[in-house]
Molecule: transfer RNA
Organism: Patescibacteria group bacterium
């Protein structure tokens, strides 16, 4: 330099056009003599950034950035 995968909650990952989810973690409450375990409720996302297409974009297209892999 060229090609490809990935970037979504604190972490690991789903979601592939129509108001964004799970598990673990976190907070509060209940339960217990107490801790752990368990139960209930809750908070937490400008979906890497900027443009484009569309009535509507996390999702499609382009560029940039970061990261992983391959080729030279």
């Nucleotide at each position: 330099g060229c090609c490809g995968g990935g970037g979504u909650a604190g972490u690991u990952c789903a979601g592939u056009g129509g108001c964004a989810g799970a598990a673990c973690g976190c907070u509060u409450u209940c339960u217990u003599g107490g801790u752990a375990a368990g139960a209930a409720a809750g908070a937490g996302g400008c979906c890497a950034u900027g443009g484009g297409u569309u009535c509507a974009a996390u999702u499609c297209c382009c560029a940039u950035c970061c990261u992983c892999g391959g080729c030279u």